[in-house]
RNA sequence: CCAGAUGACCGGGCGGCCGCGCCAUGGCAACAUGGCGAGGAAAGUCCGGGCUCCACGGAAACAAGGCGCCGGGUAACACCCGGCGGGGGUGACCCCAGGGAAAGCGCCACAGAAAGCAAACCGCCCCGCCAGUCCGCUGACGGGGCAAGGGUGAAAGGGUGCGGUAAGAGCGCACCGCCUGCCCAGCAAUGGGCAGGGCAUGGCAAGCCCCGCCUGGAGCAAGACCAAAUAGGGGCGGCAGAUGGCGUGUUUCUGCGCCGCCGCCCGGGUCGGUCGCGCGAGGCGUUCAGCAAUGAGCGUCCCAGAUGAAUGGCCGCCGCUCCCGCCGUUCAGGCGGCGGGAGGCACAGAACCCGGCUUACAGGUCAUCUGGCCCG
Numbered sequence: 001c002c003a004g005a006u007g008a009c010c011g012g013g014c015g016g017c018c019g020c021g022c023c024a025u026g027g028c029a030a031c032a033u034g035g036c037g038a039g040g041a042a043a044g045u046c047c048g049g050g051c052u053c054c055a056c057g058g059a060a061a062c063a064a065g066g067c068g069c070c071g072g073g074u075a076a077c078a079c080c081c082g083g084c085g086g087g088g089g090u091g092a093c094c095c096c097a098g099g100g101a102a103a104g105c106g107c108c109a110c111a112g113a114a115a116g117c118a119a120a121c122c123g124c125c126c127c128g129c130c131a132g133u134c135c136g137c138u139g140a141c142g143g144g145g146c147a148a149g150g151g152u153g154a155a156a157g158g159g160u161g162c163g164g165u166a167a168g169a170g171c172g173c174a175c176c177g178c179c180u181g182c183c184c185a186g187c188a189a190u191g192g193g194c195a196g197g198g199c200a201u202g203g204c205a206a207g208c209c210c211c212g213c214c215u216g217g218a219g220c221a222a223g224a225c226c227a228a229a230u231a232g233g234g235g236c237g238g239c240a241g242a243u244g245g246c247g248u249g250u251u252u253c254u255g256c257g258c259c260g261c262c263g264c265c266c267g268g269g270u271c272g273g274u275c276g277c278g279c280g281a282g283g284c285g286u287u288c289a290g291c292a293a294u295g296a297g298c299g300u301c302c303c304a305g306a307u308g309a310a311u312g313g314c315c316g317c318c319g320c321u322c323c324c325g326c327c328g329u330u331c332a333g334g335c336g337g338c339g340g341g342a343g344g345c346a347c348a349g350a351a352c353c354c355g356g357c358u359u360a361c362a363g364g365u366c367a368u369c370u371g372g373c374c375c376g
Base pairs, nucleotide, nucleotide: 001372002371003370004369005368006367007366008365009364010363012318013317014316015315016314017313018312020037021036022035023034024033025032026031039347043358044357046356047355048354049353050352051219052218053217054216056255057254058253059252060251061250062249064215065214066213067212068211069083070082071081072080073079084098085096086095087094088093099210100209104208105207106204107203108202121150122149123146124145125144126143127142128141130139131138132137158176159175160174161173162172163171178197179196180195181194182193183192184191185190223275224274225273226272233266234265235264236263237262238261239260244259245258246257247256282301283300284299285298286297287296288295289294319345320343321342322341323340324339325338326337327336328335329334
């Protein structure tokens, strides 16, 4: 200097004029003064909770759903951190719905001889017999042996090498792989070592399934209160009828509460206001512990609460981006400075809140690490 990887941050600032929403104070009021006023994703609504309601509570089973290596974090999670194993990359690093295929069912198209228990397309070897012969052998037919070589495929039944054999094969041996036992390290997943062994038991569970663990339902249009008004209306069907029915997934048992319960159709009233609604699993700084996620202590701050839905418009300067020119530096590219022109300038707007994940994002900044080139 170039390329790459990981983590974090900013994404506009200042001033003037006019105009908004909330809070506090003053004022009869108009209004005045002061303070505050969108995001890293406010988005998607995919998870987990806080909170609210359900006359429901306890126990068990089922359904539905979620998770799936080990350990830790957290209020909790399908999240985060650290590790193990596997895969990719020269590397920094990145990725993995990562328990079970010997409980069962199912699938593996096409190609290929053959894709669950076996099989032989091209082939290799031996024997018999016939023909030819350059006397080495070659070819046809029949019988027997082989799965090592080739081909097909994502995958062909352990792999590589040596020996052995008529030719071959774990047939034997060495190493790797697999299984069993023991020892060592580690909380563990797992790794290492030693000994022995049969040398054989494909893949898919992100197909159904099996195993283990977890989960009540509905949701701020939840819900509470005030005020006002009406019709505590009418009809149909079903269940039950006290040894009964209902009580926010279903069933059973038990305790408690209520006295009917469920569905459909017609019709009436209210579409008002206040709360919920901003002090929090809170922000920032710092110290300690920890590899880290995070936790604890100390200090400090209060940072929107609308309800057709507020934070906007105009102007100036700066910043930023792009284009052009000049100067300096450099081998060049590039970098720095100056001048001119253009551009409002990424994704995008709270509506109960918080912790995550995912998606979108013009441009810019910082730190650490990896690879390459050059110079000293």

This is a predicted structure of a 376-nucleotide RNA (Bacterial RNase P class A) from Robiginitomaculum sp. The coordinates come from a structure-prediction model, not an experiment, and the mean pLDDT is 77. The source organism's lineage runs through Bacteria, Alphaproteobacteria, Maricaulales, Robiginitomaculaceae and Robiginitomaculum. Its Rfam family is "Bacterial RNase P class A". Rfam's curators write: Ribonuclease P (RNase P) is a ubiquitous endoribonuclease, found in archaea, bacteria and eukarya as well as chloroplasts and mitochondria.